[in-house]
């Protein structure tokens, strides 16, 4: 001096879903619906273990099925939560800055 990956601030875009009655009010009741906060499930693939085969000189150790466990992805599923007039919130992109300190 360079400033990854990770977090987070500010600004900009940013979907999809609802009707009835009621209430001063999307306020409160039934039903019905979305999916892009969050949250939970799941593949291959890895690793340890157990069986049975193989090869091998007997054992070990090697490789092959098969079976448990654990670790794991999604914008997928799920509808727990949330949200179905505006606001707000909203993954997810873009700009631009902050911790960070890979890396040279």
């Nucleotide at each position: 001096a360079u400033g990854a990956a990770a977090a987070u601030a500010g600004c900009g875009a940013g979907a999809g879903a609802u009707a009835u009655c009621u209430u001063a009010a999307a306020u409160g009741a039934u039903a019905g619906c979305c999916g892009a906060a969050g949250g939970a499930g799941c593949a291959a693939u890895a690793u340890a273990g157990a069986a049975a085969g193989a090869a091998a000189a007997g054992u070990c150790c090697u490789c092959u099925u098969u079976u448990u466990a654990u670790a794991c992805a999604c914008a997928c599923u799920u509808u727990c939560a949330g949200g179905c007039a505006a606001a707000u919130g909203g993954a997810u992109c873009g700009c631009c800055g902050u911790u960070g300190g890979a890396u040279g």
About this RNA: Glycine riboswitch aptamer from Lutispora sp., 104 nucleotides, folded computationally. Lineage of the source: Bacteria > Bacillota > Clostridia > Lutisporaceae > Lutispora.